[in-house]
């Protein structure tokens, strides 16, 4: 330095103003946010992962399988759909006057990272 096993901690942000209206943080307008991991260099929209959710089983909390959003153009450069400029898109499930941002499932769960510890070469 590596292989493998346990174990331990960490592990997703945002509605300020205004208008309609009996009622909106839910509608319009302008505002605001951006988990992990890879990719020549920095990513919400490039490629993958994760929570939701639907179906099956079946040992009743776990597998397996379906779903699983959304971007262009110019610039610089050895390299960027990652940086800059500019315009533009997205966003589970329940509640509730129609929700990416309020309320509940959630003090949950997990992609992942950090470490400890023992073992392999």
């Nucleotide at each position: 330095a590596u292989u493998u096993a346990a174990c331990u901690u960490u592990g997703g942000g945002g509605c300020g103003a205004g208008g309609u209206g009996c009622a909106a943080a839910u509608c319009c307008u302008c505002a605001c946010c951006g988990a992990c991991g890879g990719u020549a260099a920095c990513a919400g929209c490039c490629c993958g992962u994760g929570a939701a959710c639907a179906u099956u089983g079946c040992u009743u909390g776990c597998a397996a399988u379906g779903c699983c959003g959304a971007a262009u153009a110019g610039g610089u450069g050895c390299a960027a759909c990652u940086c800059c400029u500019a315009u533009g898109c997205c966003g589970a499930c329940a509640g509730u006057a129609u929700a990416g941002u309020c309320u509940g499932g959630a003090u949950g769960a997990g992609a992942a990272a950090a470490g400890u510890u023992a073992u392999u070469u």
Molecule: FMN riboswitch aptamer (RFN element)